[in-house]
RNA sequence: UGGGUCGACCAGGCGGCCGCGUUGGCUGAGGGUCGAAAGAGCCGCAGCCACCGAGGAACGUCCGGGCUCCGCAGAGCAGGGUGGUGGGUAACGCCCACUCGGGGUAACCCGCAGGCCAGUGCCACAGAAAGCAGACCGCUUUCCACGGCCCUCGAGGCCGUCGGAAGUAAGGGUGAAAAGGUGGUGUAAGAGACCACCAGCGUGCCGGGUGACCGGCAUGGCUCGGUAAACCCCACCCGGAGCAAGGCCAGACAGGGCGCGUUCGAGGGCUGCUCGCCCGAGUGUCCGGGUAGGCCGCUGGAGGGCGUCGGCAACGGCGCUCGUAGAUGGAUGGCCGCCGCUCCCGCACCGGCAACGGCGCGGGAGAACAGAACCCGGCGUACCGGUCGGCCCAUCCC
Numbered sequence: 001u002g003g004g005u006c007g008a009c010c011a012g013g014c015g016g017c018c019g020c021g022u023u024g025g026c027u028g029a030g031g032g033u034c035g036a037a038a039g040a041g042c043c044g045c046a047g048c049c050a051c052c053g054a055g056g057a058a059c060g061u062c063c064g065g066g067c068u069c070c071g072c073a074g075a076g077c078a079g080g081g082u083g084g085u086g087g088g089u090a091a092c093g094c095c096c097a098c099u100c101g102g103g104g105u106a107a108c109c110c111g112c113a114g115g116c117c118a119g120u121g122c123c124a125c126a127g128a129a130a131g132c133a134g135a136c137c138g139c140u141u142u143c144c145a146c147g148g149c150c151c152u153c154g155a156g157g158c159c160g161u162c163g164g165a166a167g168u169a170a171g172g173g174u175g176a177a178a179a180g181g182u183g184g185u186g187u188a189a190g191a192g193a194c195c196a197c198c199a200g201c202g203u204g205c206c207g208g209g210u211g212a213c214c215g216g217c218a219u220g221g222c223u224c225g226g227u228a229a230a231c232c233c234c235a236c237c238c239g240g241a242g243c244a245a246g247g248c249c250a251g252a253c254a255g256g257g258c259g260c261g262u263u264c265g266a267g268g269g270c271u272g273c274u275c276g277c278c279c280g281a282g283u284g285u286c287c288g289g290g291u292a293g294g295c296c297g298c299u300g301g302a303g304g305g306c307g308u309c310g311g312c313a314a315c316g317g318c319g320c321u322c323g324u325a326g327a328u329g330g331a332u333g334g335c336c337g338c339c340g341c342u343c344c345c346g347c348a349c350c351g352g353c354a355a356c357g358g359c360g361c362g363g364g365a366g367a368a369c370a371g372a373a374c375c376c377g378g379c380g381u382a383c384c385g386g387u388c389g390g391c392c393c394a395u396c397c398c
Stems, first nucleotide, its partner, number of pairs: 001394010012339007020053002023050006030043002033040002055369001059380002062378005067242004079238005084098005099113001100111004114233002119231002121227003136172002138168004143164002145161006180198006199223001201220008246296004255287006267279004303322008341366007349358003
């Protein structure tokens, strides 16, 4: 310098104008309540002012929890889920470390990673044969039949076959997969049939590790396919529904209880009050179910940052410090200006033989994915672009 790999982070900045939401303050008009009054305090509305106002994924709602209500003695069945080992955590299907297997020169990445010597099932196409296998081509003749040749004429020897029968898993061919590999012995030809070495498996012992597992020695038959995101077996885990959870206040209206009252006049209107006048058969109060509506739940929580200690790490302990969404037809936006970023075009300058690189000016274009709705931990997915760091490989220079 180029390429790769892993991790962390940002998600334009400033100003002006207009607009939206929560909370608080002030002002205004209004409506109830209390009070004899003065006045006090409440409710919503409008205007002004102040503070604050989305994300790394707020998304998908896939997994796990908190919280709420219901259910529940305990255990089991059914059903669902998880699946190397050890650890972290409130918990997880998440995270960390390690083991094993696979990929890469490497950094590093990927793994739905228990069990097919409990049982059952499946293995398409091709192929002769797909499981306690198989003879299609090939190879062979200790056999038989036929034919030819030779001779020492024998129940002999040799050769041949679009013949029969048999042997053979070395070779060919099919397939994802055909019952270890190489070399030798052996044989009619062959074969772990036998032998040496290698690979793999089982058993026993020794050593290391918490463990998965690893290393070594001895020994055995020589080697017995794959598939459990097939049934199944084994081990472990799991009650259901969800903030429209759930709770509180409470109109209207139905219904009910009690008091008073219908000419012995309840109650109401006129009035500041009394008298008076008028209307007059219902009226007052309580209970009540919980609809319309309102309120709570509702945001400070397994919280963030920094330091330190323990740990390889995930993470945990301690100390200090920070604090700023909470809507409910659902706010967090729009326009303009300047600056910054990326890309393209043109021009000028510098370095270089050149390709090209650097720097400056002008013009044009672009700036994503997407938005809280009870909260939190994860995973997955989307994303214009940019910044920083660790490590690996290649090349060049000293």